[in-house]
Context: one part of a larger RNA
């Protein structure tokens, strides 16, 4: 891992409610006692409870009574009388109260053979090294100090074995080992090592102290008990079908992953409304505007008041390229502004229609109290978030089924069961893989389509609008493009082209700026504006608008689901088909409602309600079955809507069905389940 066996709402009272039975204005016995054929036995036993009357704190009164001074008022009551015992089902309390499951906590033993410290009493510690104090000769002093050279053998002295201990590193890590092995360190006469016998015990003790150690357990050992501690937690909870079918809000909560209560869901009773379109009637300040009030805020005019300057200081005065209330006039903004002001939706409605139990009321049982995305209006946040917080609608949860390449929450659609019939949705129809290599107009050339801005471009298709143009446009060639005058000024020098002033100067001309641009130190030179030919039909300019270009650099492998497409691509348009558990056709089945006929319904999670299966035991019938073979086990094409139930064969050796009740150690796949096996 996989297989079997075991494994989880029980059991007592009490109490609530509902059916089911006995007796009923009543109803019932408890203990206890008697008999006895000994069994969900029979006779006693009225204590006691609950009902038939209720008001009042009570006394006490009583269909009334309580408050009160009150015969008033009021508040409970009577006036429709049905209870009680028991049974079974559902929930509640108490009880361990569906099961396992804690870390802890208190009591009472038991440990110092491990270790930690003490206490006795014993024991070890090769081998070599340095060479303290003393002492002794000598020198030296007056004697001393000192000096030197023996001796001596000190030391938490030094090197290294035993032995202690563990500092590095590599093996090892389901080990050879629940702490080791290799190779290397460190101490090794000490605050050393080590045997052995004692002591110190958990609210304690021991610690050269690290929450260390106290028997592979230590922020409080271990054992057995209190004991099913408790557990708002986490897992786990066993057979079928039917019928309905939520919630994940709100208030309160030492409360936020827990609960009350209501909401929202089922089941009973009993009752007569409910919903939803329309008409009518309402009541608001949202959207929008819009500036009247409250703030914000533009821009010119006025101007009170202020600043600066003048005025010799004060002052009067005068004046300003500063600021600038109020006020004109323009042109805005506001969720907490409103002179106005929608649509929706909300609320009434003895008006019309629809629709047909969808409503209320009591009462018996619940679950929900972590929601999650998606349009749409909004707050928060950066007008970030697969973020957050509420409104509101859908899905989902609790929903299969077809699409969107996979894809709870998008599209479309709501799956009783059976079909190898049929027509559709959404979304497709060149192949993969089901339908058009379909029609019709046009668009794109970027694989745009199959990812993105701001911002750029004679891509290029529709439209408007305007300028020029057969008196010849626009382009292109040829040919002028001049004169006063080198315009004044400036300047070294400024001549059309450094600057400055004028430039709507003049002249001749077909035309030619006091000059568009390059260029010279300035001058030259080149060229444009303009002008004429050559040429012969259009050209240029603004704005809207459809498709595309570019912007565009990321990490396994490319932004079609792939081939591959120039349509199989995008825009319109009419049309055939394909497509789903939708609808329709054909056979079934169940439930509702109905007298039928017949018509509807039948996704479902948490839950609420009915109906069954099987399994063990007990009474009872069946003079059941059984060695001419029971139960079990194996096979196996039969019946039942399911649970499951026969048949026959074989195997098996002794029990064992139906049927009608009743009882429960009553069903298992999971609890890191227990035991056992593989």
């Nucleotide at each position: 891992u996989c297989c079997g066996g075991c494994g989880a709402g029980u059991u007592a009272c009490u109490c609530u409610u509902a059916c089911u039975g006995g007796c009923a204005a009543g109803g019932u016995u408890a203990a206890g006692g008697a008999c006895u054929a000994a069994a969900g036995g029979u006779c006693u036993g009225g204590a006691g409870c609950c009902g038939a009357a209720g008001g009042g704190a009570a006394a006490c009164c009583a269909a009334g009574u309580c408050u009160u001074a009150a015969u008033a008022g009021g508040g409970c009551g009577u006036u429709a009388u049905a209870g009680u015992c028991a049974g079974u089902g559902u929930g509640a309390g108490u009880a361990g109260a569906c099961c396992c499951g804690a870390a802890a906590c208190c009591g009472g033993g038991u440990g110092a053979c491990c270790u930690a410290c003490c206490c006795a009493u014993g024991u070890c510690c090769a081998g070599g090294a340095u060479g303290a104090a003393g002492u002794u000769g000598c020198c030296g002093u007056a004697a001393a100090a000192g000096g030197c050279a023996a001796u001596g053998g000190a030391g938490g002295u030094c090197c290294g074995a035993a032995c202690a201990c563990a500092c590095a590193u590599c093996c090892g890590u389901u080990g050879a080992a629940a702490a080791g092995g290799g190779u290397g360190g460190u101490g090794a006469u000490g605050a050393g090592g080590u045997g052995u016998g004692g002591g110190u015990a958990g609210c304690g003790g021991a610690g050269a102290a690290a929450u260390u150690c106290c028997a592979a357990u230590c922020g409080a050992a271990c054992c057995c008990g209190g004991a099913g501690a408790u557990a708002g937690c986490u897992g786990g909870u066993u057979c079928u079908c039917c019928u309905c079918g939520a919630a994940a809000u709100a208030g309160c909560u030492u409360u936020a992953g827990g609960g009350c209560u209501a909401g929202c869901c089922u089941c009973a009773a009993u009752u007569u409304a409910g919903u939803c379109u329309u008409g009518c009637g309402g009541a608001g300040g949202u959207a929008g505007a819009g500036c009247a009030c409250u703030g914000a805020a533009u821009a010119u005019c006025c101007u009170a008041g202020g600043g600066g300057g003048c005025g010799u200081c004060a002052a009067a005065g005068c004046u300003u390229a500063c600021c600038g209330a109020a006020g004109a006039u323009u042109a805005u903004c506001a969720a907490a502004c409103u002179c106005c002001g929608a649509a929706u939706g909300c609320c009434g409605u003895u008006a019309a229609g629809a629709u047909g139990a969808u409503g209320a009321u009591u009462g018996g049982g619940a679950g929900u109290c972590a929601g999650a995305c998606u349009g749409c209006a909004c707050g928060a946040g950066a007008u970030a978030a697969g973020u957050u917080g509420g409104g509101u609608a859908g899905u989902c949860a609790a929903a299969a089924g077809g699409g969107a390449a996979a894809c709870a929450g998008c599209c479309c659609a709501g799956a009783c069961c059976u079909c190898c019939a049929g027509c559709u949705a959404a979304g497709g129809u060149c192949c993969c893989a089901a339908a058009g290599u379909g029609a019709g107009u046009g668009u794109u050339a970027a694989g745009u389509g199959g990812a993105a801005a701001a911002g750029g471009a004679u891509g290029u298709g529709g439209g408007a609008u305007u300028u020029c143009g057969a008196a010849g446009a626009c382009a292109a060639c040829u040919a002028g493009g001049a004169u006063g005058u080198u315009g004044g000024c400036u300047u070294a020098g400024a001549a059309g082209c450094a600057g400055c002033c004028a430039u709507a100067c003049a002249u001749u001309c077909a035309a030619a700026g006091a000059g568009u641009g390059c260029g010279u130190a300035a001058u030259a030179g080149c060229u444009c504006a303009c002008u004429a030919g050559u040429c012969g039909a259009g050209a240029g300019g603004u704005c809207c608008u459809g498709c595309g270009c570019c912007g565009a650099a990321a990490a396994u492998g490319u932004c079609c689901g792939g081939g591959g497409c120039u349509a199989a691509a995008c825009a319109c348009u009419a049309c055939a088909c394909c497509g789903a558990a939708g609808c329709u056709g054909a056979g079934g089945a169940a439930u509702g409602u109905g007298u039928a006929a017949a018509c509807a319904u039948u996704g479902g999670u948490a839950g609420a309600g009915g109906a069954g299966c099987a399994u063990u035991c007990u009474u009872a019938a069946c003079a059941g079955c059984g060695a001419c073979g029971a139960a079990g086990c194996u096979g196996u094409a039969c019946c039942g809507u399911a649970a499951g139930g026969a048949g026959c064969a074989g195997u098996g050796g002794a029990g064992u069905g139906u049927u009608a009740a009743g009882a429960a150690g009553a069903g298992a796949g999971a609890a890191u389940g227990c035991c056992g096996g593989a």
Model confidence (mean pLDDT): 85 of 100. Predicted 3D model of a 678-nucleotide part of an RNA (large-subunit ribosomal RNA, domain II) from a metagenome. It matches the Rfam family "Bacterial large subunit ribosomal RNA".